The prediction has a mean pLDDT of 80.
A computed fold for a 73-nucleotide RNA from a Bacteroidota bacterium, annotated as transfer RNA.
Its Rfam family is "tRNA". Rfam describes the family as follows. Transfer RNA (tRNA) molecules are approximately 80 nucleotides in length. The family's RNA type in Rfam is transfer RNA.
RNA sequence: GCUCAUAUGGUGUAAUGGCAAACACAUCAGUCCGACAUACUGAAGAGUAUAGGUUCGAUCCCUAUUAUGAGCA
Numbered sequence: 001g002c003u004c005a006u007a008u009g010g011u012g013u014a015a016u017g018g019c020a021a022a023c024a025c026a027u028c029a030g031u032c033c034g035a036c037a038u039a040c041u042g043a044a045g046a047g048u049a050u051a052g053g054u055u056c057g058a059u060c061c062c063u064a065u066u067a068u069g070a071g072c073a
Base pairs, nucleotide, nucleotide: 001072002071003070004069005068006067007066010025011024012023013022018056027043028042029041030040031039049065050064051063052062053061
């Protein structure tokens, strides 16, 4: 230098182009218990790497850029 992949709560992952971006773990509060753990209930927490474009509508499609990783030279 070229090609490819990935980027979504604190972490790990979901999400045919269509209602409030879902689940698990973690965190916090409560119930239970003599207490702890487990279990159960609830809450908070991300607008999807950035900027444009297509579309009535984009996490999803297209373009560029950034970061990380892999391969080739």